RNAcentral holds the sequence, with entries from MGnify.
c-di-GMP-I riboswitch aptamer from a soil metagenome, 71 nucleotides, folded computationally.

RNA sequence: GAAAACGGCAAAUCUUCCGAGAGGGAGAGACGUAAAGCCACGGGACUUCAUGAGUUAGCCGGGCCGCCGAA
Numbered sequence: 001g002a003a004a005a006c007g008g009c010a011a012a013u014c015u016u017c018c019g020a021g022a023g024g025g026a027g028a029g030a031c032g033u034a035a036a037g038c039c040a041c042g043g044g045a046c047u048u049c050a051u052g053a054g055u056u057a058g059c060c061g062g063g064c065c066g067c068c069g070a071a
Stems, first nucleotide, its partner, number of pairs: 001068001008033002013028006031058001037064003041061003044056005
């Protein structure tokens, strides 16, 4: 940070499995994406077998790693 290159990831939806649930895994699919790679540290939102626990990193901030090299 691109109107470049090699590539990558993969929303919604459908099928199937796991979960109480939010949601997650696999396959198809492709809305998008310079970190849409990883981390639940802070905030937000969501779930709940509720006073605890969980989900969301493709909500925001932060941390770490990573490809290319035009203006």